This is a predicted structure of a 149-nucleotide RNA (FMN riboswitch aptamer (RFN element)) from Pararhodobacter oceanensis. Its Rfam family is "FMN riboswitch aptamer (RFN element)". Its family is annotated with FMN binding in the Gene Ontology. About the family: The RFN element is a highly conserved domain that is found frequently in the 5'-untranslated regions of prokaryotic mRNAs that encode for flavin mononucleotide (FMN) biosynthesis and transport proteins. Lineage of the source: Bacteria > Alphaproteobacteria > Rhodobacterales > Paracoccaceae > Pararhodobacter. It was read from a public genome assembly, where an Rfam model found it.
């Protein structure tokens, strides 16, 4: 070092307090949370000094799970359709959201303010936060071991 080696481990947080009401952790008010890699002017180490090392973005770049969407065959009905199954990750539809102001050579990353976003299915009532598919997948991380230089 292995773009593609083999095993094993690990891989997500969050309704507390009030209202209206038959009913809401689903609606209003205050509140609460933020996966992985990557980038680095911010903090912290080492140093002579660092470009070394560590840690730093939910809205800058990607990626990932879930719908959807292709393909497979199977139930059901037989024009059309509908249903659970498996599989594919090409497509990227849903797939999301950041500004202002100060510093500076240089900021969507730092300082200060104000703001915005969050699969599907389920529910007496509409859910980032409840339940459920999930003891499930899985971006990646880490370990041995194995090749190879």
């Nucleotide at each position: 070092g292995g773009c593609u080696g083999u095993u094993c481990u690990c891989a997500g947080g969050g309704c507390g307090g009030g209202g209206c009401g038959a009913a809401a952790u689903u609606c209003c008010c205050c509140a609460c949370c933020g996966g992985c890699g990557g980038u680095a002017a911010g903090c912290g180490g080492u140093c002579a000094g660092a470009c070394c090392c560590g840690c730093a973005a939910g809205c800058c770049c990607g990626c990932g799970a879930g719908c959807g969407c292709c393909g497979c065959g199977c139930c059901g009905g037989u024009u059309u359709c509908g249903g659970a199954g498996c599989g594919g990750g090409u497509c990227a539809g849903c797939a999301g959201a950041u500004c202002a102001g100060g510093u500076g050579c240089g900021a969507u990353g730092c300082c200060u303010g104000a703001g915005c976003c969050g699969a599907c299915g389920g529910u007496c009532a509409c859910a980032g936060u409840c339940c459920g598919g999930a003891u499930g997948a899985a971006a990646g991380a880490g370990a041995a071991c194995c090749c190879a230089g």